Record summary
A computed fold for a 72-nucleotide RNA from Curtobacterium citreum, annotated as transfer RNA. Model confidence (mean pLDDT): 84 of 100. The source organism's lineage runs through Bacteria, Bacillati, Actinomycetota, Microbacteriaceae and Curtobacterium.

């Protein structure tokens, strides 16, 4: 230098056009003599950035940034 992949909650990851979810973690409640475990609930997101397409974009297209891999 060229090619490919990834970027979504504090962490690990789903979600392939119609106002974003799970597990763990956090907080509250129940259970217990108490704790843990278990069960129930709550909170937590400018979906990496900018532009384009569309009635509508996390999703499609272009550019950029960061990370990972491959080739030379």
């Nucleotide at each position: 230098g060229c090619c490919c992949g990834a970027a979504u909650a504090g962490c690990u990851c789903a979600g392939u056009g119609g106002u974003a979810g799970a597990g763990c973690a956090u907080c509250c409640c129940a259970c217990u003599c108490g704790u843990a475990a278990u069960g129930g609930g709550a909170a937590g997101g400018u979906c990496c950035u900018c532009g384009g397409u569309u009635c509508a974009a996390u999703c499609c297209c272009g550019a950029g940034u960061u990370c990972g891999g491959g080739c030379u």
Rfam family: tRNA.